[in-house]
Context: one part of a larger RNA
RNA sequence: AUUGUGUAAAAGGAACUCGGCAAAAUCGCUCUGUAACUUUGGAAGAAAGAGUAACUUUAUACUUGUUAUAAAGUUGUCACAAAAGAGGAAGAAGUAACUGUUUAACAAAAACACAGGUCUCCGCAAAUUCGUGAGAAGAAGUAUUGAGGCUGACAUCUGCCCGGUGCUGAAAAGUUAAGAAAAGGGGGUUUUAGCUUUCUUUUUAUGCUCCAGUAAACGGCGGUUUUAAUCUGAAAAUCCUAAGGUAGCGUAGUACCUUGCCGAAUAAUUAUCGGCUUGCAUGAAUGAUGUAAUAACUUCUUUACUGUCUCUUACACAAACUCA
Numbered sequence: 001a002u003u004g005u006g007u008a009a010a011a012g013g014a015a016c017u018c019g020g021c022a023a024a025a026u027c028g029c030u031c032u033g034u035a036a037c038u039u040u041g042g043a044a045g046a047a048a049g050a051g052u053a054a055c056u057u058u059a060u061a062c063u064u065g066u067u068a069u070a071a072a073g074u075u076g077u078c079a080c081a082a083a084a085g086a087g088g089a090a091g092a093a094g095u096a097a098c099u100g101u102u103u104a105a106c107a108a109a110a111a112c113a114c115a116g117g118u119c120u121c122c123g124c125a126a127a128u129u130c131g132u133g134a135g136a137a138g139a140a141g142u143a144u145u146g147a148g149g150c151u152g153a154c155a156u157c158u159g160c161c162c163g164g165u166g167c168u169g170a171a172a173a174g175u176u177a178a179g180a181a182a183a184g185g186g187g188g189u190u191u192u193a194g195c196u197u198u199c200u201u202u203u204u205a206u207g208c209u210c211c212a213g214u215a216a217a218c219g220g221c222g223g224u225u226u227u228a229a230u231c232u233g234a235a236a237a238u239c240c241u242a243a244g245g246u247a248g249c250g251u252a253g254u255a256c257c258u259u260g261c262c263g264a265a266u267a268a269u270u271a272u273c274g275g276c277u278u279g280c281a282u283g284a285a286u287g288a289u290g291u292a293a294u295a296a297c298u299u300c301u302u303u304a305c306u307g308u309c310u311c312u313u314a315c316a317c318a319a320a321c322u323c324a
Stems, first nucleotide, its partner, number of pairs: 002319008011310002015308001020305001028052005037042001039153001053075009062065001076080001088303007095295002100112002116151006128137003154290004159221003164218002166214004173209003179204011222239005248282001249279001260276005
């Protein structure tokens, strides 16, 4: 001189860094006090403050004690929850309601689940599932039941389209037969009865076509031109379509252009928040928009705090290292 684990540090205090990662700070108990918001339960240990040791006396309580609490007084230390153990706090946004579950051994999450909502099937020898089968689960249940799909507390809501695909229904008509049945014709054989072979026609099911319903089924939800003396376009014309995106929200965890424009915050901000919004390519149970509480979730800000840093240093222990 190096590594690890600790301790301490002037002035500054996040200037470090993708990011306060790590460290520091806070911390127990008693008393005071406590905001927005809210589903009135919470938020809340909010925040912000004060006290805290030992001894004496008095009072009160009872589980009558080496007890607890309260008041008054006395004593000591730099330091009294004297060591150890032992919340940092606040504000804003996104997502998911919540507790819960998960990639044993690189992912704990916004993914899964969930209560709630809704659709479809199922009348019991049920639907559905397992088994080649006998049989079994469903169920010693019976539609307030059972099975399957989607959504995911709660609040306000959930628009238009059945042309395509799927599913359901369906009287007739068209089409559909490996096979079967009937009738007729031809050939072979010695013949009209028989046997055999072949052709034609007719009849015969489900399905499909056709028709109708159905979107919390799979899914879909336009273009061009003109117009109020400028801009914009309430409005008009026209083409196409099954119907042309409604309410909402919107540069979004969805926006290419984009570091969009305006504002807040900063001396300065591609980040963050609030607006606007012509949305490359938002949008309503593939749920839309809000939302108190909750979160080892994601992002931004403030405060406290600090060797993260400016800029490093000293010490202790362990290792490495040298010698034996």

This is a predicted structure of a 324-nucleotide part of an RNA (large-subunit ribosomal RNA, domain IV) from uncultured Pelagophyceae. The organism belongs to Pelagophyceae, within Eukaryota. The coordinates come from a structure-prediction model, not an experiment, and the mean pLDDT is 85. RNAcentral holds the full RNA, with entries from ENA.